[in-house]
RNA sequence: GACCCAGUAGCUCAGCGGUAGAGCAUUUGCCUUUUAAGCAAGGGGUCCCGGGUUCAAAUCCCGGCUGGGUCA
Numbered sequence: 001g002a003c004c005c006a007g008u009a010g011c012u013c014a015g016c017g018g019u020a021g022a023g024c025a026u027u028u029g030c031c032u033u034u035u036a037a038g039c040a041a042g043g044g045g046u047c048c049c050g051g052g053u054u055c056a057a058a059u060c061c062c063g064g065c066u067g068g069g070u071c072a
Stems, first nucleotide, its partner, number of pairs: 001071007010024004018055001026042005048064005
């Protein structure tokens, strides 16, 4: 330098045009002598950034940034 893959909640990931979800973690309550475990409820996300397409974009297109890989 060329090409490929990835970037979504604190973490690991799903979602592939129609108002963003799960598990774990966290908070509160119940239970328990206490802790842990268990049960119930809740909070938490400008979807890496900037443009474009569209009635509508996390999703499609272009450019950039970061990380990983292959080749030179």